[in-house]
Molecule: small-subunit ribosomal RNA
Organism: uncultured delta proteobacterium
RNA sequence: AGAGUUUGAUCCUGGCUCAGAAUGAACGCUGGCGGCGUGCCUAACACAUGCAAGUCGAACGGGAAAUUCGGGAGCAAUCCCGGAGAGUACAGUGGCGCACGGGUGAGUAACAUGUGGGUAAUCUGCCUCUGUAUCGGGGAUAACGUUGCGAAAGCGACGCUAAUACCGGAUGAUACUCCGAUGAUUUCGGUCGUGGGAAUCAAAGACAGCCUCUGUAUAUCAGGCUGUUGUACGGAGAUGAGCUCGCAUACCAUUAGCUAGUCGGCGGGGUAACGGCCCACCGAGGCGACGAUGGUUAGCUGAUCUGAGAGGAUGAUCAGCCACACCGGAACUGACACACGGUCCGGACUCCUACGGGAGGCAGCAGUGAGGAAUUUUGCGCAAUGGGCGGAAGCCUGACGCAGCAACGCCGCGUGAGUGAUGAAGGCCUUCGGGUCGUAAAGCUCUGUCAGGCGGGAAGAAACUGUUCUGUGUGAACAACACAGGGCACUGACGGUACCGCCGAAGGAAGCACCGGCUGACUCCGUGCCAGCAGCCGCGGUAAUACGGAGGGUGCAAGCGUUAUUCGGAUUUAUUGGGCGUAAAGGGCGCGCAGGCGGUUUUUUAGGUCGGAUGUGAAAUCCCGUGGCUUAACCACGGAAGUGCAUUCGAAACCGGAAAACUUGAGUAUGGGAGAGGGAAACGGAAUUCCCGGUGUAGCGGUGAAAUGCGUAGAUAUCGGGAGGAACACCUGUGGCGAAAGCGGUUUCCCGGACCAAUACUGACGCUGAGGCGCGAAGGCGCGGGGAUCAAACAGGAUUAGAUACCCUGGUAGUCCGCGCAGUAAACGGUGAUCACUUGGUGUGGCGGGUAUUGACCCCUGCCGUGCCGGAGCUAACGCAUUAAGUGAUCCGCCUGGGAAGUACGGUCGCAAGAUUAAAACUCAAAGGAAUUGACGGGGGCCCGCACAAGCGGUGGAGUAUGUGGUUUAAUUCGACGCAACGCGAAGAACCUUACCUGGGUUUGACAUCCGCGGAACCCUGAUGAAAGUCGGGGGUGCCUUUCGGGGAGCCGCGAGACAGGUGCUGCAUGGCUGUCGUCAGCUCGUGUCGUGAGAUGUUGGGUUAAGUCCCGCAACGAGCGCAACCCUUGUCUUCAGUUACCAUCAUUAAGUUGGGGACUCCGGAGAUACUGCCCCGGUCAACGGGGAGGAAGGUGGGGAUGACGUCAAGUCCUCAUGGCCUUUAUGCCCAGGGCUACACACGUACUACAAUGGAUCGUACAGAGGGUUGCGAGCCUGCGAAGGUGAGCUAAUCCCAUAAAACGGUCCCCAGUUCGGAUUGAAGUCUGCAACCCGACUUCAUGAAGUCGGAAUCGCUAGUAAUCGCGGAUCAGCAUGCCGCGGUGAAUACGUUCCCGGGCCUUGUACACACCGCCCGUCACACCAUGAGAGUCGGAUGUACCAGAAGUUGUCGGGCUAACCCGCAAGGGGAGCAGACACCCAAGGUAUGGCCGAUGAUUGGGGUGAAGUCGUAACAAGGUA
Repeated sequence: AGAGUUUGAUCCUGGCUCAGAAUGAACGCUGGCGGCGUGCCUAACACAUGCAAGUCGAACGGGAAAUUCGGGAGCAAUCCCGGAGAGUACAGUGGCGCACGGGUGAGUAACAUGUGGGUAAUCUGCCUCUGUAUCGGGGAUAACGUUGCGAAAGCGACGCUAAUACCGGAUGAUACUCCGAUGAUUUCGGUCGUGGGAAUCAAAGACAGCCUCUGUAUAUCAGGCUGUUGUACGGAGAUGAGCUCGCAUACCAUUAGCUAGUCGGCGGGGUAACGGCCCACCGAGGCGACGAUGGUUAGCUGAUCUGAGAGGAUGAUCAGCCACACCGGAACUGACACACGGUCCGGACUCCUACGGGAGGCAGCAGUGAGGAAUUUUGCGCAAUGGGCGGAAGCCUGACGCAGCAACGCCGCGUGAGUGAUGAAGGCCUUCGGGUCGUAAAGCUCUGUCAGGCGGGAAGAAACUGUUCUGUGUGAACAACACAGGGCACUGACGGUACCGCCGAAGGAAGCACCGGCUGACUCCGUGCCAGCAGCCGCGGUAAUACGGAGGGUGCAAGCGUUAUUCGGAUUUAUUGGGCGUAAAGGGCGCGCAGGCGGUUUUUUAGGUCGGAUGUGAAAUCCCGUGGCUUAACCACGGAAGUGCAUUCGAAACCGGAAAACUUGAGUAUGGGAGAGGGAAACGGAAUUCCCGGUGUAGCGGUGAAAUGCGUAGAUAUCGGGAGGAACACCUGUGGCGAAAGCGGUUUCCCGGACCAAUACUGACGCUGAGGCGCGAAGGCGCGGGGAUCAAACAGGAUUAGAUACCCUGGUAGUCCGCGCAGUAAACGGUGAUCACUUGGUGUGGCGGGUAUUGACCCCUGCCGUGCCGGAGCUAACGCAUUAAGUGAUCCGCCUGGGAAGUACGGUCGCAAGAUUAAAACUCAAAGGAAUUGACGGGGGCCCGCACAAGCGGUGGAGUAUGUGGUUUAAUUCGACGCAACGCGAAGAACCUUACCUGGGUUUGACAUCCGCGGAACCCUGAUGAAAGUCGGGGGUGCCUUUCGGGGAGCCGCGAGACAGGUGCUGCAUGGCUGUCGUCAGCUCGUGUCGUGAGAUGUUGGGUUAAGUCCCGCAACGAGCGCAACCCUUGUCUUCAGUUACCAUCAUUAAGUUGGGGACUCCGGAGAUACUGCCCCGGUCAACGGGGAGGAAGGUGGGGAUGACGUCAAGUCCUCAUGGCCUUUAUGCCCAGGGCUACACACGUACUACAAUGGAUCGUACAGAGGGUUGCGAGCCUGCGAAGGUGAGCUAAUCCCAUAAAACGGUCCCCAGUUCGGAUUGAAGUCUGCAACCCGACUUCAUGAAGUCGGAAUCGCUAGUAAUCGCGGAUCAGCAUGCCGCGGUGAAUACGUUCCCGGGCCUUGUACACACCGCCCGUCACACCAUGAGAGUCGGAUGUACCAGAAGUUGUCGGGCUAACCCGCAAGGGGAGCAGACACCCAAGGUAUGGCCGAUGAUUGGGGUGAAGUCGUAACAAGGUA
């Protein structure tokens, strides 16, 4: 510090996801040790049991017992007395403490907390310092005793008694109150001092020592003295607390108004204290957009986690504050409480009960149940630290110190180290060679941490205290006491722990996750869209580095992963640090309150701002330094920091305030012209429609074509007249005006704004603008008019599969006017307003200046508006560009992934329609912007092709052949399926082929290599069988070498195993080959240039071509694969060579038969020729085109071979090769028979026909290219013929196949199912072959079917072509109507490119990229999910009104009751109280009625998701109606 993911690719926007750190964690697997920490986040749920707050006898009165000793009694048990136990235990009175410590976070959005102030408005036990005092009395009461009630808890009656308990009295100030004087200070309220006077208020003793004084009277005395301690009243301090103020302190405005003690005053009450805290009266205020009130959530902080920081999140442990103590209320006591282990009352719950009543509160420490993913021992000790009480000893202390449990976290250590290559065995992989685990192991040599055993063994402890010594002080004192110092003594839970030594021994100690990319790490097997994985993208459908296992590897390590959560990355809420033309985002427009911001100069002020100082910012934490545990974690000490707040001193530039001034911002006045600016009224002509009349006759109208409609009752057309409503042609212009919406005939009246020119005036009066107010197209609504046209709805006619549409004929609201409402638009420049600045060019509207003219122009120039082009700059790009989307400033509005949704609910507005404000659950990993390359378009332009057109002939109908589908079958083997499968693989299935079926056999095999044994090979032959095969018999030896025993090669047989074999699967694992687009003209590269980039340029453009062919131009210049040419063939010529070919001349023959010839034809070698070369014209003078000459041939002469980059996962595993899988007595191999030849049908391709351009028959003529010895086979003979017999010649320019046929010349047929046509069938034959039954071809005779030119549709062909005629060949024993070739005869037509199909180039649009056979929308049906409404129902918290009212405070009364004080001799009275009653307040409770929230609800609404459902085709191309 980034990365993955939207696309075919790119840039951007934007979300999602990952890598990091962290945790009071949990879960899975695993687990050696130690140190230091941490450990109910959930039910503030309920709790058994034990413990957690007592202590003081030096405040006080009582006061045991067990036990034991002694004495006595008794036989003894035992009893009595006394001593010890013991003034102990124990309870009680009293004091102090219990308000601390410990727990929890429910409540609380608050002066609760934090921070800084105030308290002149206050209190403060214990503690410290200081002053004074501590006098003298009284009456009770617990305990206790007796007794009563009760199950218990407990309660009562009578009686006795003490105090530092209680109550009077005295004294009393520097306390407090009042009066008055005075000084200082002041925020003018007071406050602090100093005198004076008056009133009020107190106490308690205890302990120790001593005898100097005093007193008794001599002591071991105290009412004396001294000391200590306590007590009372003051003062000061310290500590703690109360109250109060500034600032800070969560979310929701779909909470906008709240408030009657409310706000203030006066006077009281109350409190420690201010205060409506409370009360009476008076006033009507107080709070709130700077967020009151309400709702939801939450303890706050130091800090913790994260982050570069700013921030964000958190508030466990530790520390500060607050709140709470079963829930609610209340007070008492007290220095402090409205009190966790106190009281009273109400409530719920639990327990006890004798049913009458009682008891309880773990959110103390342990522990239990429950809840939960989840959180420990009912431990030890007060040794240390701290706390309470005490004079002290000491007691108490679940605070605390320790231990236990838990890998919960952090830190440290170990599980060994060195050496060791036959690179062992074994595993895994393998191209079978090897590689790897791997120096890893073993082996050898060492070490000894931890754990284990044995032994030793700390520090934490020093105080207090006791005792002793010394000193000081008090004192009468050598006592006692206090203080300081020294010595000695006492004390350890942890724990025999840490640590140390010794012993032995490598021995006891490694796992977890991951390995497709992100992201370090790869192979094999299994599985086969299954099982599964997954953080995101995504893997898995037979070769998975992604699932599961294994081997190997990577990472971390006593842990490793997963899950959850927080921050980070995320500049993805942007202060640092984002945006708004098109990605999400500018309010429809204006006016304007608050608010924010604001021109120039001077003076002043000091709020902001800046600097210094002081205080504070607790400790701990973080950071730095040092130190202590062996190190570290951890801990200690010191420093720094804590960006804050407050006070104070200073500065005065800037912002703010005050004062004064200025003119440039803004405005006003004067003059001028421009304008569809607004409102009102009046007027005008054209046109549509309607009405009346005339002329006139059969149609009109409408459409792609029609029909509905109108018209003989007279339409349309035309003329004249009239009515009525609406809109204003031309002018008209990216012209004008207006804030926007918007504004268009003419005239008049009223009103607003802008602009220009020149001067004068005001003097910052300005800009923006949340709320608010106003305006606001069309459509809509209400009321009243109006209604010509047009025209939703509606009707009819068409179109269509349908057509609730598009088209047509009609037609109502509406469109128009007046008055209201509504308040929205793609209200768009998709661009908020204002100001300033920043190169230009060119139009246009308005006004002005200059120059010029007789004048109008032209030209130069200023300001204001309105357009286009373009530079810098900006932008993701497109683009914007002085009218900014540039550079700055101010203010407002708005955005934060897509969908759900601008929806629901709630509020506001509205008559309604609806508008406005505006979510969530759920769901997806994208949704988007701009640009690029393609592809596509019922987009455009240009151009080709038998593509259409023009022609000729076919197919589709018939019969047959053949292939295919289907069906059938034991099998009908397999493959090929639009063009580009279907007379295709197959250039030839009777057996074979053959892969299929049935049956019979066989298992190292029909075939290859290796090993062993035997035999030469080979030939003849018998039995059996359908054959394969099985069982036999006979003959017979070769080659090389030899030491003559033998050995070897080849072949055959037998045997064992490695292996063979497979036309079994996968053409979607492949090679090779092939088809196709397409013989279409394209496809690319290097360098350069342009672009952020994908890419572009080149290759586009202007011409031209069959062609990316060539020329010209050009940021391109070149090049490659294609095109063309080179190759073959054919056409002309030359030359060479003439046999088997040829024959003009000469001879010859029946015959080029022979001699001869080398001319010709022909053959086959080598050459030539054609190149737009020449001429004319056109054209950029070019390329090239048109015409012409010459030429056998002319613009590629004809034909062939030749097939760019690529596309179709095209075809082929059954040609061959090949990975993987499968099979191995079978899916291999052999054999016989059958099948591939089936047959209701359907399709393709052909043949033959339907006839007279013909058929039959007779005669006659002319080819080319081929083939032939397992062959072609002449001639002759036989047969009607197929053919047979015989057999010359020929290994072929020699012989043969071999008569070419159409044609031509005759004759017959005469339009008919025929003398057309030949299917089918019968009979008889021929040939091939081992064999023609299934299932061959041919011949002869006989038979003589359909068919009379073929529906929709469709195919081929542009010249030696189509058509037509025959001939040959491959395959092949035999078997073509197929295929491949050959020649003969030999046409028609092409205006042309509108249309169909295919293709090329350019351009355009695109939501397509699997690329239009694309994409994609909505209803319906089904399933699931969340959600709204819903008669209601249930629950929660809460408001208001009322009822009721426990305990309790306060007040009043107080008849009943009462020890202390007063009066009184007493009785009694007074005072002071108590019970009780009443009153106010008030918790729970109740009644009624609201709003809010939640759950649920028949039914219902839309939404989302889901596999290949249904219906259509809305959108994307002009998407077929933009």